[in-house]
RNA sequence: CAGGUCGGUUGGAUGAUCGCAGUGCUGAUUCAGCAUUGAGGAAAGUCCGCACUCCACAGGGCAGGAUGCCGGGGAAACCCCGGCGCGGGGUAACCUGCGGGAAGGGCCACAGAAACAUACCGCCAUGAGAAUGGCAAGGGUGAAAUGGUGGUGUAAGAGACCACCGGUGACCGCAGCAAUGCGGCAGCCAGGCAACCCCCAUCCGGAGCAAGGCCAAGCAGGACCAAUCUCACUGAGAGGGUGCAGCCCGUACCCUGAGCGCGAGCUCGCAGGUCCGGGUAGGCUGCUGGAGCCGGUUGGAGACAUCCGGCCAAGAUAGAUGAUCAUCCAUGCGCGAGCCGUGGCUUCGGCCAUACCCUCCGCAGGACAAAAUGCGGCUUACAGACUGGCCUGGGUC
Numbered sequence: 001c002a003g004g005u006c007g008g009u010u011g012g013a014u015g016a017u018c019g020c021a022g023u024g025c026u027g028a029u030u031c032a033g034c035a036u037u038g039a040g041g042a043a044a045g046u047c048c049g050c051a052c053u054c055c056a057c058a059g060g061g062c063a064g065g066a067u068g069c070c071g072g073g074g075a076a077a078c079c080c081c082g083g084c085g086c087g088g089g090g091u092a093a094c095c096u097g098c099g100g101g102a103a104g105g106g107c108c109a110c111a112g113a114a115a116c117a118u119a120c121c122g123c124c125a126u127g128a129g130a131a132u133g134g135c136a137a138g139g140g141u142g143a144a145a146u147g148g149u150g151g152u153g154u155a156a157g158a159g160a161c162c163a164c165c166g167g168u169g170a171c172c173g174c175a176g177c178a179a180u181g182c183g184g185c186a187g188c189c190a191g192g193c194a195a196c197c198c199c200c201a202u203c204c205g206g207a208g209c210a211a212g213g214c215c216a217a218g219c220a221g222g223a224c225c226a227a228u229c230u231c232a233c234u235g236a237g238a239g240g241g242u243g244c245a246g247c248c249c250g251u252a253c254c255c256u257g258a259g260c261g262c263g264a265g266c267u268c269g270c271a272g273g274u275c276c277g278g279g280u281a282g283g284c285u286g287c288u289g290g291a292g293c294c295g296g297u298u299g300g301a302g303a304c305a306u307c308c309g310g311c312c313a314a315g316a317u318a319g320a321u322g323a324u325c326a327u328c329c330a331u332g333c334g335c336g337a338g339c340c341g342u343g344g345c346u347u348c349g350g351c352c353a354u355a356c357c358c359u360c361c362g363c364a365g366g367a368c369a370a371a372a373u374g375c376g377g378c379u380u381a382c383a384g385a386c387u388g389g390c391c392u393g394g395g396u397c
Base pairs, nucleotide, nucleotide: 001393002392003391004390005389006388007387008386009385010384012328013327014326015325016324017323018322020038021037022036023035024034025033026032027031040368044379045378047377048376049375050374051373052208053207054206055205056251057250059249060248061247062246064204065203066202067201068200069083070082071081072080073079085098086097087096088095089094100198104197105196106193107192108191120139121138122135123134124133125132126131147165148164149163150162151161152160166189167188168186169185171184172183173182174181175180212285213284214283215282221276222275223274224273225272228269229237230236231235239255240254241253242252257268258267259266260265292311293310294309295308296307298305299304329366331364332363333362334361336360337359338358341354342353343352344351345350
C1' cells in the first nucleotide's frame, strides 16, 4: 500500500417566517402572549423474557410444555461474556451447526448375498467332474458392510498376533471450580437416528393497556338448571357453589330456605351457572421518575458490578412532533482554474506537460425508515462519514 475479517461511534448542522401538541407563567374567558420540550438505532418483526393490571389464594400432585456442554453476568430471557469437545466452509483471521445411544423400546426405504449379520462375483484345499469344506483380505450394491496403514502368519486369509493411528472404557495417575486435556492399561472394536418415543436435570397459573379504575348517561328483560341433611344450640360435620387452567387435592369465602299435601311427593325461592335479547360505545384516568440516562473513579480477561457527580429528554386519541427559504457541511463528478513539487525546453523574461494534497468554481447530493403501557434481548433493513483489533499478500527501512 492492497485485499479480507471482527467490532465501536455517528447517521446532517445553523438561522428566519408560518403552523401543530404537551407543560409552566401572565392576562382574561375559551382566547391571546411569553418561555420551554417534542420519533429510532432499529420506533420494524410480534420471536423470547419481565414490570404492571385483573381473576378468592397463586399452595401441592398428575398430565402437558420449554430449555439442555462447563463457568460467570443478569430481574429474567431461545439473552450476553469467557472457556471446552466434535463436524462443515475458508490459506488464515474468522463464520457456522451441535453436545445423554452403557435404562428400555423403535426405525435404517430402495439397492444388495446380507443392515443385530451374511457369501453374489471371487481366493484356497480335495476331486476327472459334479460337488464338499475353509475365507471375508480383493470386486460389486449402498448413506453406512467385522475401524485404518504396514507387517508376521496361513492352504488361502482374518485383530489371529504385532507396531503406529483412530474410537471406546462406569479402570488408574496428574492438571483444572468444571466441561475436558495429557499419560498409562485393556484387541474392548458393527454403526447411525433422540427437531423418533424415551432417560436425566432445571424451569413454567391464565389472560392481557382494547389489562384495569372512576364519573356521567341510558335501557328491558326473558327462558332453563341448581344441593337443600345430621348432631348440637349458634357451633360442628356432611353437601352444593366460586376458583388453577385439562384432571385431582388443600386453604379461604358464600349458601344450606318457604308453602301445600294423610303420605308418596309437588310448587316457589337461594349461593351460583347456561342461553337468548336490549342499552352504552361519552369523559377522566391508567400515560410516562424508571431493573432510567450521561460522565468519572475503582475491581474484573470480559459481560458487568460497587461508589461519586450531574440530568429529567414526546404522551397524541383519527391520532401532534410539520412546511418554505437561506447558509454551511459529510460525499460524488468535472477535458474547469490556481498553487506546490517534478520533468522537458529556453532568447533566462519565461513556456509546455503533469500524479497527489490544498484553495476556488460549476453540477449533483444525505441511507433504512415513524411512537400508541413501559423496559431488557434476538432477528431483519441501512447511502455516507470517522475509527480500532486481527489475518493474508506486496514493497521499503